[in-house]
Predicted 3D model of a 74-nucleotide RNA (transfer RNA) from Cryptosporangium aurantiacum. Taxonomically the source falls in Cryptosporangium (Bacteria, Bacillati, Actinomycetota, Cryptosporangiales). Rfam family: tRNA. Rfam describes the family as follows. Transfer RNA (tRNA) molecules are approximately 80 nucleotides in length. RNAcentral holds the sequence, with entries from ENA and Rfam.
């Protein structure tokens, strides 16, 4: 330099043939339980879906570009 894959909650990831309030597990917070914790039960908070632009009535999803991470070839 060329090409490919990935970027969604604090972490690991799902969803993405466009319209469904954007989800799960773990972690965190509160309450219950307990002599106190752990475990367990109930509830809760947390996301500009990497940035910008475009297509569209409508974009996390499609297109372009840039940024970051990984890989192949040179």
């Nucleotide at each position: 330099g060329u090409c490919c894959c990935c970027g969604u909650a604090g972490c690991u990831c799902a969803g993405c043939g466009g319209a469904u309030c954007a989800g799960a597990g773990c972690a965190c917070c509160a309450g219950g339980c307990u002599a106190c914790g752990a475990a367990c039960c109930u509830g809760g908070g947390a996301g500009u879906c990497g940035g910008c632009g475009g297509u569209u009535c409508g974009a996390u999803u499609c297109c372009g570009u840039c940024c970051g991470g990984g890989g192949a070839c040179a």